TPP riboswitch aptamer (THI element) from Aromatoleum toluolicum, 109 nucleotides, folded computationally. Its Rfam family is "TPP riboswitch aptamer (THI element)". About the family: Vitamin B(1) in its active form thiamin pyrophosphate (TPP) is an essential coenzyme that is synthesised by coupling of pyrimidine and thiazole moieties in bacteria. Its mean pLDDT, the model's own confidence on a scale to 100, is 78. The source organism's lineage runs through Bacteria, Betaproteobacteria, Rhodocyclales, Rhodocyclaceae and Aromatoleum.
RNA sequence: AACUUACCUAGGGGUCCUUGCAUCCGCCUUCGCGGCGGCUGCAGGGUGAGAAAAACCCUUUGAACCUGAUCCGGGUAAUUCCGGCGAAGGGAAGCGUAGGUGCAAUCAU
Numbered sequence: 001a002a003c004u005u006a007c008c009u010a011g012g013g014g015u016c017c018u019u020g021c022a023u024c025c026g027c028c029u030u031c032g033c034g035g036c037g038g039c040u041g042c043a044g045g046g047u048g049a050g051a052a053a054a055a056c057c058c059u060u061u062g063a064a065c066c067u068g069a070u071c072c073g074g075g076u077a078a079u080u081c082c083g084g085c086g087a088a089g090g091g092a093a094g095c096g097u098a099g100g101u102g103c104a105a106u107c108a109u
Base pairs, nucleotide, nucleotide: 002101003100004099005098006097007096008094009093010059011058012057013056015053016046017045018044019043020042021041022040024038025037026036027035028034065090066089067088071084072083073082074081
């Protein structure tokens, strides 16, 4: 040189499915606090790094994440659960700081 780890600063990204209870709202009603649906809150369950934490992941060596996509196949109580699509198209950095490994050259013994 190169490789590698951590950090700093700056930036990018996602937050779904479901059960129970409670308030509220809407609809239906045989008018029975009877049924259905929705928001929010609380407590659980599923996947995941992360399902609102100042957390987690990712930053061109870029499958973090988005698009295609109300896609295709499988599976599940259900889902952006798994696989395909797919190295397809997009996608956010800096001669920063410190450490480790360490080739060559030079010098000394």